The part of an RNA shown here (small-subunit ribosomal RNA, central domain) has 346 nucleotides and comes from an uncultured delta proteobacterium. The RNAcentral record of the full RNA draws on ENA and SILVA. Model confidence (mean pLDDT): 91 of 100. Its Rfam family is "Bacterial small subunit ribosomal RNA".

Context: one part of a larger RNA
């Protein structure tokens, strides 16, 4: 010497089951593969290394010694890791009981705004901007009034609330179904991670077939400007909405993988549980937010919801530019998605 990182400097995989492998809880029994002594055999010479000698020295050369960290054998140890056998119960995992929630899925219902018919009242505007103009309106607009149609989205409750793995999910009601939580019990390590692998995944965006009120890419038109392919009006179709199939992307962010322990506390909340002096009360589990000590960190800043101090297991980083290109692969109906260089420049 046997690397250093990954919240913001490059760097956490979007997210989740799970295979292969890698790591794994207490106490005891046997075992000796790892492991540790100890003996023996090999480890070929030269060469490095030591010591002495030879040529006047020295290179160079003799001699003997060391060393070859290895690999076979063989006599022992048994802590620790491995097999293996027995037993626990905290890790996990189940049953049972309760309550909490926009968890998913699917069918059903309701109001209130928008737009459009119809019919009524009623007349010259309305709309629309900084101003205006396109625009609509005397074939009766706007506004108002009852009546219909029809899509879409659910004000108020609503809340550093709440559920989910992550995308994400908000009107009421049935049905179907996941999850977590708290308390008892059972089961006895049955665990944690996870290359490949498989599902899941916003919005746009593809194919079919349905639906379109409202918005609204392109596009038209009016303005503004020098000019305006733009902000701004007026219109407007793909889309947005449904069903089935794709696509797999994101500032898919906490820019913070995933388990477990361990390390001061203060306040708010959410849901349980348990106490008794019944409280503006205490204690406890589980989240969710805030402030903060130690300690971290280049700072900011984290700070028992670490990025704080340990251990396991994955992913990734290794100076900007070239360039998430190229080329080959694969995946897609396309768009393009994953993989991913170099020359050459600084």
């Nucleotide at each position: 010497c046997u690397g250093g990182g990954c919240g913001u400097a490059a760097a956490g995989g979007g997210c989740g089951c799970g295979u292969a492998g890698g790591c794994g809880g207490c106490c005891u029994g046997g075992u000796a593969a790892g492991u540790c002594a100890g003996g023996g055999g090999u480890g070929a010479a030269a060469u490095c290394c030591c010591a002495c000698g030879g040529c006047u020295c020295a290179a160079c050369c003799g001699u003997g010694g060391a060393a070859u960290u290895g690999c076979c054998u063989u006599u022992g140890a048994a802590a620790c890791u491995g097999c293996u056998g027995g037993g626990c119960u905290u890790g996990g995992a189940u049953c049972c009981u309760g309550g909490a929630g926009a968890g998913g899925g699917u069918g059903g219902c309701g109001g209130a705004a928008u737009u459009c018919c119809u019919g009524g009242u009623g007349u010259a505007g309305g709309a629309g901007u900084g101003a205006a103009a396109u625009c609509c309106g005397u074939a009766g607009a706007u506004a108002u009034c009852a009546g219909g149609a029809g899509g879409a989205a659910c004000a108020c409750c609503g809340g550093u609330g709440g559920c989910g793995a992550a995308g994400g999910c908000g009107g009421c009601c049935g049905c179907c179904u996941g999850g977590a939580c708290a308390g008892u019990a059972u089961c006895g390590a049955c665990g944690c991670u996870g290359a490949g692998g498989c599902g899941c995944g916003a919005a746009a965006g593809u194919g079919u077939g349905g639906g379109g009120a409202g918005c609204a890419a392109a596009c038209a038109g009016g303005a503004u400007u020098a000019g305006a392919u733009a902000c701004c009006c007026u219109g407007g179709u793909a889309g947005u909405c449904c069903a089935c199939a794709c696509c797999g992307u994101a500032a898919a962010c906490g820019a913070u993988g995933g388990a477990u322990a361990c390390u001061a506390g203060g306040u708010g909340u959410u849901g349980g549980g348990g106490g008794c002096a019944u409280g503006a009360c205490c204690c406890u589990c589980a989240g969710u937010g805030c402030c903060g000590g130690a300690g971290c960190u280049a700072a900011c800043g984290c700070g028992u919801u670490a990025a704080g101090u340990a251990u396991c297991c994955c992913g990734c980083c290794u100076g900007g530019g070239g360039a998430g290109u190229a080329c080959g692969g694969u995946c897609g109906c396309a768009a393009g998605g994953c993989u991913g260089a170099a020359a050459c420049u600084c």